[in-house]
């Protein structure tokens, strides 16, 4: 040198833990606008998240105990763990 590996925006599954709904918010589907990221670099592709305004669809509610409790939502935060997540070339890590 050649080999193998790490490492993106992010997402998914579980599990505590606090919340919010249940007089339906939110999730999830899309339509238009904005705005942010986008392996450590350079290129380049494909994206990804967020907010705003709409459209279609659409729900589990109980309890002789009631400022409570069992439930329920493809519910909202946070933390662990595990698992996914770029083409080349540099550059890192490990081996020789």
């Nucleotide at each position: 040198u050649a080999c193998a590996g790490a490492g993106u925006a992010g997402g998914g599954c579980u599990u505590a833990c606090c919340g919010c709904g249940u007089g339906a918010a939110g999730u999830g589907c899309u339509g238009c606008c904005g705005g942010a990221c986008g392996g450590g670099g350079a290129u380049g592709a494909u994206g990804u998240c967020c907010g705003g305004c709409g459209g279609a669809c659409g729900a589990a509610g109980g309890c002789a105990g009631a400022c409570g409790c069992c439930g329920c939502g493809g519910u909202g935060g946070c933390a662990a763990g595990c698992c996914c997540g770029c083409a080349c070339c540099c550059g890192c890590u490990g081996g020789c």

The RNA shown here (THF (Tetrahydrofolate) riboswitch aptamer) has 96 nucleotides. Of the family's consensus pairs, 94% are formed in the model. Its mean pLDDT, the model's own confidence on a scale to 100, is 82. Rfam family: THF (Tetrahydrofolate) riboswitch aptamer. About the family: Tetrahydrofolate (THF) riboswitch was first reported for Ames et al. as an RNA motif in 5' untranslated (5'-UTR)regions of folate transport and biosynthesis genes in Firmicutes genomes. Rfam links the family to the GO term tetrahydrofolate metabolic process.